Predicted 3D model of a 535-nucleotide part of an RNA (small-subunit ribosomal RNA, 5' domain) from an uncultured bacterium. Its mean pLDDT, the model's own confidence on a scale to 100, is 82. RNAcentral holds the full RNA, with entries from ENA and SILVA.
Context: one part of a larger RNA
């Protein structure tokens, strides 16, 4: 100094921090949903109300659940096993490369067609699930038309690694949805395939963000590890990938790394940083942040802007756990919690109020991210356990040379206070905004819709909590190690190389200031000690 740990003790608050061990095994709950404004279908319970008692009709309700669609499930969280390696830090390059939402410019969004789930019958199955038959929608899928940019071929100017210009061929898009209006159209009281706003959608281009990929230098011990390497090393041609590249592959060449430590072995995620220290340095990477790597073990692809995906999918294997034995199901190194290991480390809490995410136009919804609260002296401030007076220098203790010393102003006594504790009343900050709604203003045919601005309402888990005021009693709140000598602190009794003490020197065999006790005494102080580890 420590993420500690054990003994004795222990009164309060703040603020942090709390499985270093078994990345062992894991019951239970939860931790990623969302959108009805993309879509096509749709119950029950309960209520009423008729009834011929069989039921039927409204309401619940276009709700709940479930499907198709579409964005999100690559973030957030956990964890430190691997890894000594462009993995990480510093600095570059990428004329070798992507990037969904966002944001900005240009340019569009016309016309069509086939199905399929849900659903409804049949069938298998013990279940998990599955097959077939029909019937349906779409921002789901698919031709066609268009084509500013962009892709691919060819050509011609201009420049020289891959870039610019221009021309011609030829490939290649899209989707509605929802508000509101009648100014234009078509029908007419008003509608709409009309108009107009608002979110989507399509093909490009610049941006920002995010991430791939190279390289320069830094990055532990061992030489009792001294040679190591056949895709090895270059080249050519292809493949492949978003993009260079033996990254794969085929042919050809024999190269390629090492004492400046190759190759092996053994440890270990890196870093900003954290302790140490007068600095050099050493030591170490818990909590915050940034990177990477993994998610029962081993391996492989799907889908997507992005994964080779912690709460996806398949295979292979150890485990557990149903099972009708056929065959199924699962993965807490999310956050709680069990069992186990261990000196050792917390609750199966509240809550989306606030900060972030996600989806949605919005209201909203989900969010064990967060914010809080519970537990634990685990660290670090702060405060308290009383103030002031009080001399017969009391009673007892204890030690005496027997005169007194000594605990000691310490008590006791009297004046007094009220932090903490307890009662009672008041009582927050965090909260501003997003949507209703009015007002100006802009788009517009408009006073509709939308946008801006400005005005406005409603929302708190902590919490009846901090805070504040009133009452109330000195009343309820001190221990710990130590006192030979390093090292502040001395005397008595027991013991008698015994019982014991020791960090070191050492101490104890009959006056021990060193063991046990008492009494003083010194250091700390809600802690004080002892172990561990580190400078």
């Nucleotide at each position: 100094g420590c993420g500690a740990a054990c003994g004795u003790u222990a009164g309060c608050g703040g603020c942090g921090g709390g499985c270093c061990u078994a990345a062992c095994a894991c019951a239970u709950g939860c931790a990623a949903g969302u959108c009805g404004a993309a879509c096509g279908a749709g119950a029950a319970a309960g209520g009423g109300g008729c009834u011929u008692c069989g039921g039927c009709c409204c309401u619940g309700a276009g709700u709940a659940a479930a499907g198709u669609g579409g964005c999100g499930g690559a973030c957030g969280g956990g964890u430190g096993a691997g890894u000594a390696a462009c993995a990480c830090g510093u600095g570059g390059a990428u004329a070798a490369u992507c990037u969904a939402c966002c944001u900005u410019u240009c340019a569009g969004c016309g016309g069509g067609g086939g199905a399929u789930a849900a659903c409804a019958g049949u069938c298998c199955g013990a279940a998990a699930g599955g097959a077939u038959u029909g019937c349906u929608a779409a921002u789901a899928c698919c031709g066609c038309a268009u084509a500013c940019g962009u892709c691919g071929g060819c050509c011609a100017g201009g420049g020289a690694u891959a870039c610019c210009u221009g021309g011609u061929c030829g490939g290649g898009a899209a989707a509605g949805c929802a508000g509101c209006c009648c100014u234009c159209u078509u029908c007419a009281u008003g509608a709409a395939c009309g108009g107009u706003u608002g979110c989507a959608c399509u093909g490009a281009g610049a941006g920002a963000u995010g991430a791939g990929u190279c390289c320069g230098c830094g990055u532990c011990c061992c030489a009792u590890c001294a040679g190591c390497u056949a895709g090895u090393u270059g080249g050519u041609a292809g493949g492949g990938u978003a993009a260079u590249g033996g990254c794969c592959u085929a042919c050809c060449a024999a190269g390629g790394c090492u004492a400046a430590g190759a190759c092996g072995g053994g440890u270990a995620g890196c870093u900003g940083g954290u302790c140490u220290g007068a600095g050099a340095g050493g030591a170490u990477g818990a909590u915050c942040a940034g990177c990477c790597a993994c998610a029962c073990u081993g391996g492989a692809a799907c889908u997507g802007a992005g994964a080779c995906a912690c709460g996806g999918u398949c295979c292979a294997g150890a485990c557990u756990c149903c099972u009708a034995c056929g065959g199924g199901a699962g993965g807490c190194a999310g956050c709680a919690g069990u069992g186990g290991g261990g000196a050792a480390u917390a609750u199966u809490g509240g809550g989306c109020a606030a900060u972030g995410g996600g989806c949605g136009c919005a209201a909203g919804c989900c969010u064990g991210a967060c914010c809080c609260a519970g537990c634990c002296a685990c660290g670090c401030c702060g405060c308290g356990u009383g103030a002031g007076u009080g001399a017969u220098g009391a009673a007892g203790g204890c030690c005496u040379u027997c005169g007194g010393g000594u605990c000691g102003u310490a008590a006791a006594g009297c004046u007094c206070u009220g932090u903490g504790g307890g009662g009672a009343g008041g009582g927050a900050c965090g909260a501003a905004a997003a949507a209703a709604c009015g007002c100006u203003g802009g788009c517009u045919a408009a006073c509709a819709u939308c946008c801006a601005g400005c005005g406005g309402a409603c929302u708190g888990a902590c919490g009846g909590u901090a805070c504040c005021u009133c009452c109330u009693u000195a009343g309820c709140a001190a221990g710990c190690a130590c006192c030979g000598g390093c090292u502040a602190a001395c005397u008595c009794u027991g013991u008698g190389c015994c019982a014991g003490c020791a960090g070191c020197c050492g101490c104890g065999g009959u006056a021990a200031u060193a063991c046990a006790g008492a009494g003083g005494g010194u250091g700390c102080a809600a802690a004080c000690g002892u172990u561990g580890c580190u400078c």